[in-house]
Molecule: transfer RNA
Organism: Candidatus Methanomassiliicoccus intestinalis Issoire-Mx1
RNA sequence: GCCACCUUGGCUUAGCCCGGUAUAGCGGCUGACUUGUAAUCAGCAGGUCCUGAGUUCGAAUCUCAGAGGUGGCU
Numbered sequence: 001g002c003c004a005c006c007u008u009g010g011c012u013u014a015g016c017c018c019g020g021u022a023u024a025g026c027g028g029c030u031g032a033c034u035u036g037u038a039a040u041c042a043g044c045a046g047g048u049c050c051u052g053a054g055u056u057c058g059a060a061u062c063u064c065a066g067a068g069g070u071g072g073c074u
Base pairs, nucleotide, nucleotide: 001073002072003071004070005069006068007067010026011025012024020057028044029043030042031041032040050066051065052064053063054062
């Protein structure tokens, strides 16, 4: 230098192909249970979906550019 793939709550991740309410587990908080803790159960909060632009009635999803990361080729 060229090519491919990845980026989504604090962490891990589903959803992307084929556009239509952003999902689950762990963690956090509150409550129940317990002599107390843990475990269990119930509920709650937490997301500019890497950035910008475009297409569209509507974009995490499609297009373009950029950033970061991983791998391969030279």